[in-house]
RNA sequence: UGAGCAGACUAUGCGAUAGCGUGAACGCUUCAGUUUACGAGGAAAGUCCGAGCAUCACAGAGCAGGGUAGCUGCUAACGGCAGCCGAGGGCGACCUUAGGGCAAGUGCAACAGAGAUAUACUGCCUUGUGCAAAUCAAGGUGAUGGUGGAAAGGCGAGGUAAGAGCUCACCAGAGUGCGGGAGACCGUACUGCUAUGUAAACCCUAUCCGAUGCAACGUCUAUUGGUGCUGUAUAUCAUAACAUCGGCUCGGUGGAUAUGCAGUAAUGACGGCUUGAGCUUAUCGGCGACGGUAAGCCUAGAUAAAUUAUCGCACACGACAGAACUCGGCUUAUCGGUCUGGUCAUAUA
RNA sequence: GCGGAUAUAGUUUAUCGGUAAAACAUUAGCUUCCCAAGCUGAGGUGGUGGGUUCGACUCCCAUUAUCCGCUCCA
Numbered sequence: 001u002g003a004g005c006a007g008a009c010u011a012u013g014c015g016a017u018a019g020c021g022u023g024a025a026c027g028c029u030u031c032a033g034u035u036u037a038c039g040a041g042g043a044a045a046g047u048c049c050g051a052g053c054a055u056c057a058c059a060g061a062g063c064a065g066g067g068u069a070g071c072u073g074c075u076a077a078c079g080g081c082a083g084c085c086g087a088g089g090g091c092g093a094c095c096u097u098a099g100g101g102c103a104a105g106u107g108c109a110a111c112a113g114a115g116a117u118a119u120a121c122u123g124c125c126u127u128g129u130g131c132a133a134a135u136c137a138a139g140g141u142g143a144u145g146g147u148g149g150a151a152a153g154g155c156g157a158g159g160u161a162a163g164a165g166c167u168c169a170c171c172a173g174a175g176u177g178c179g180g181g182a183g184a185c186c187g188u189a190c191u192g193c194u195a196u197g198u199a200a201a202c203c204c205u206a207u208c209c210g211a212u213g214c215a216a217c218g219u220c221u222a223u224u225g226g227u228g229c230u231g232u233a234u235a236u237c238a239u240a241a242c243a244u245c246g247g248c249u250c251g252g253u254g255g256a257u258a259u260g261c262a263g264u265a266a267u268g269a270c271g272g273c274u275u276g277a278g279c280u281u282a283u284c285g286g287c288g289a290c291g292g293u294a295a296g297c298c299u300a301g302a303u304a305a306a307u308u309a310u311c312g313c314a315c316a317c318g319a320c321a322g323a324a325c326u327c328g329g330c331u332u333a334u335c336g337g338u339c340u341g342g343u344c345a346u347a348u349a
Numbered sequence: 350g351c352g353g354a355u356a357u358a359g360u361u362u363a364u365c366g367g368u369a370a371a372a373c374a375u376u377a378g379c380u381u382c383c384c385a386a387g388c389u390g391a392g393g394u395g396g397u398g399g400g401u402u403c404g405a406c407u408c409c410c411a412u413u414a415u416c417c418g419c420u421c422c423a
Base pairs, nucleotide, nucleotide: 001345002344003343005341006340007339008338009337010336012314013313014312015311016310017309018308020039021038022037023036024035025034026033041320045331046330048329049328050327051326052325053213054212055211056210060250061249062248063247065209066208067207068206069205070084071083072082073081074080085099086097087096088095089094100204101203105202106201107198108197109196121145123141124140125139126138127137128136153171154170156168157167158166172194173193174191175190176189177188178187179186180185217271218270219269220268224423225422226421227265228264229263230262231261232260233259234258235257236256237255242254243253244252245251278297279296280295281294282293283292284291285290315318350419351418352417353416354415355414356413359373360372361371362370367403375391376390377389378388379387396412397411398410399409400408
């Protein structure tokens, strides 16, 4: 200098005028006003995971159903994150990885091919018939041929009637022993043990999960009928049935049915609603995710729903996009800019 | 806001992981003086992007679009 890798930050800036939402203060008095402070994001999005919170039995048991899948840690928790192991890719920095079990059982493997999990079409060899060859019949063979994604570990040598892990060397895998490691795993010796693929097919193993979501839920106010629910009174039946608790079984709760009376729900208002597993800085521990300590800070809370409009200046001419109970992640969209640390190539010293 | 479902030819719908199909529509020819109807053919398809698998409309993930339900009823 060129190419490439990983990580972090930022998200046009400054000013003026007018307007909108919320809080506080003032004034006044019950509705208008004045002053002042604050007022979208890194994804507010998708709603894909995990929690808080609320109600349903006090949220119970089993089955069914669903999620997850290398190891160790982090965390409130997780399918997230960090570090590591294995596999694959890259010269490299580094990147990708649903990565338990087809050696428990079952299913599937179209077409092609002789044969798809077990086969003899061609070929080779032996025996019989036969003088011999050819043919035919019986048997051996998985080494040859072609097919296929896949053909009974691969390749070479020995061996054999021809062949075959039948035997041996090397390589790949499996099992067992020993050594190392916290573990996933790694190294090594022995055993010829060689077993098709598919579990993002059913399934098995391990582990986790109760259901519903702020339109949850609570309080106040309140109207006509129906329906449901709650309370109460009367009548009838009676210890079994019935109702209810997301599906089934258990288990729990309520005695059940009919009639009369009273209350209740919707709209509206308020709460839930923003001080929180919070943010910033410093420091300590840890490779890291993260955790401890100290100091400082308060940073939208609307309900038809505010966060806008106009103008001026500057330049690099401005992307994706708008909170709705709240957090931790993931995924997806995104014009650009800045910084840091590695790598490769070339040149010079 | 919360919850759920669907996507296959121009339209309406099928399809056990193994060559994507039917009806109507479109279009060419025949038939007719011309049209319609009829007969014979032809063309045109898995929302998009990845992954698993020998092989994907089908299984898994992400994404895009569309639709439905939720305040007891009138």

Predicted 3D model of RNase P RNA and transfer RNA as a complex of 423 nucleotides. It holds a member of the Rfam family "Bacterial RNase P class A".